[in-house]
RNA sequence: AAAGGGCAAACCCGUCGCGAGGCGGGGGCGCAAAGCCACGGGCCUUCGAAUCCACCCCAUAAUGGUCGAAGGUCGCCUGGUUGCCGAA
Numbered sequence: 001a002a003a004g005g006g007c008a009a010a011c012c013c014g015u016c017g018c019g020a021g022g023c024g025g026g027g028g029c030g031c032a033a034a035g036c037c038a039c040g041g042g043c044c045u046u047c048g049a050a051u052c053c054a055c056c057c058c059a060u061a062a063u064g065g066u067c068g069a070a071g072g073u074c075g076c077c078u079g080g081u082u083g084c085c086g087a088a
Stems, first nucleotide, its partner, number of pairs: 006031002011026006029075001035081003040077002042073008052065003
């Protein structure tokens, strides 16, 4: 490379959840691990805190951020682990 296949994005329907999102059915954007694992990062959600920082003429509010706790995402990455075929 080929062969046999596998998984299944967005979206729609149903369902669980405060939510991120999960599960089932349809559907295929794609994936050689888009199989599994939430240890390390990233991103997302909920709750709490100082009324702390930013913004604001001042101030409140709104918005954004910081810290803590609890979650989500493995189709964001790293890492671990298992695996089909074959020139090899």